[in-house]
RNA sequence: GCCCCUGUAGCUCAACGGAUAGAGCAGACCCGUCCUAAGGGUAAGAUGGAGGUUCAAUUCCCUCCAGGGGCA
Numbered sequence: 001g002c003c004c005c006u007g008u009a010g011c012u013c014a015a016c017g018g019a020u021a022g023a024g025c026a027g028a029c030c031c032g033u034c035c036u037a038a039g040g041g042u043a044a045g046a047u048g049g050a051g052g053u054u055c056a057a058u059u060c061c062c063u064c065c066a067g068g069g070g071c072a
Base pairs, nucleotide, nucleotide: 001071002070003069004068005067006066007065010025011024012023013022018055028042029041030040031039048064049063051061052060
C1' cells in the first nucleotide's frame, strides 16, 4: 500500500428496513437478616464520527476513525 471482518450499556451478546433497541453479568436502591449471605423486587445505563438512500436506518451505500486478520 491492497483486500476482508468487526465496532450496540462498565463487560459478554441479541435485534426481517418498521412497536418503547432487548437479555445475562457487574454496579445503584429497596425488601430480606440480629448482622452478613442466598433469594426477590425497582430504577438507571448503549447503536464509533460525518454525510447519503428511504415514509421509516442498529440494519443499506459512501467516507473517516478504532480494533483484528490476510497478501505484498